Formats: sequence, C1' cells, structure tokens
RNA sequence: AAGGCAAACCCGGCGAAAGCCGGGGGCACAAAGCCACGGGUCCUCGCCUCCUCCGCGACGCCGCAGUAGGCGACGCCACGAAGGACCCACGACCGCCGAGCUACCGCA
Repeated sequence: AAGGCAAACCCGGCGAAAGCCGGGGGCACAAAGCCACGGGUCCUCGCCUCCUCCGCGACGCCGCAGUAGGCGACGCCACGAAGGACCCACGACCGCCGAGCUACCGCA
C1' cells in the first nucleotide's frame, strides 16, 4: 500500500426482553478473527421479599336540602389486581477486562 471488519442511526425479519440475523451506513479497530472458560455488564416469562396504590359493606363523627360528600376505625374481597424496587440464568454481550485457540498481505 492492497485488502479486511463495521459503532450510532435507518429499513425488513426473529425474540418476552437483553439481543440476534439480512440490507443500508461508517464511529472506530492491527486480531473489532474464533471461543461465554474466569471476572464484569445487560435482560426478565417466572419465583421470593418489600413498597405504592385500588374496591365493597355496615358503624361512628362532621357536612349537605340552593343536593355532596368527607373523615375515622373495623370486616371482607386478600396468600388478590395494577405499578415499582430488589434478587435470581441453564438467556444475551468477545466493539468491557483477562485466559485459551488460530491467522492474511507487505517490508526487513
């Protein structure tokens, strides 16, 4: 030098999601090639725990007739619904770090 790869973003598809695949794109990368082995990060169908919030009933008190309800404590729905937090991998990420494996071109 040639060549390689392709972040964000956009389009299409898959997935619950993280994310993945294809096309466009090009921020970067000298292993940004492979590998989830160690650490790390991410997700949450579901589980545990916690928080918020939701209905009905009769009772008591206050209020209302120029119509309207409010509050309190109790009982039940309720080992509940909805939302949120936390936790959790046998899921995801190798373009987070480390380990392991492999390798092209040019020059010397």
Overview: Predicted 3D model of a 108-nucleotide RNA (c-di-GMP-I riboswitch aptamer) from a Gemmatimonadota bacterium. NCBI's taxonomy places the organism under Bacteria, Pseudomonadati, Gemmatimonadota. Rfam family: c-di-GMP-I riboswitch aptamer. About the family: GEMM was predicted in a large-scale screen for bacterial structured RNA regulatory elements.